[in-house]
RNA sequence: ACUCGAUAAAGGCAAACCCGUCGAAAGACGGUGACGCAAAGCUAAAGGGGCUACAGCGCCGUGAGCGCUAUGCCAGCCAGUUGCCGGA
Numbered sequence: 001a002c003u004c005g006a007u008a009a010a011g012g013c014a015a016a017c018c019c020g021u022c023g024a025a026a027g028a029c030g031g032u033g034a035c036g037c038a039a040a041g042c043u044a045a046a047g048g049g050g051c052u053a054c055a056g057c058g059c060c061g062u063g064a065g066c067g068c069u070a071u072g073c074c075a076g077c078c079a080g081u082u083g084c085c086g087g088a
Stems, first nucleotide, its partner, number of pairs: 004086002012037002018031005035076001041081003047078002049074003056068004060063001
């Protein structure tokens, strides 16, 4: 340095539920709370994948209708990138 990840040390993050705010929604933020996490740090304008569909476009059975669509989201799906500790 690379790889790897302890019943180690020092610390860190915080799923679901519930409450509040924002949003059409997905979802985000704050509080509460810990399911988990060795990158659960960062990147959504490198890429794959997933979610949503207000507006827009299309359809006919014309309505609380259906379909398409990201410019809206997800980094706790993969990935990219940076990084703490060090028993084997």
c-di-GMP-I riboswitch aptamer, 88 nucleotides, folded computationally. The sequence was found by an Rfam model in a public genome assembly. Its mean pLDDT, the model's own confidence on a scale to 100, is 86.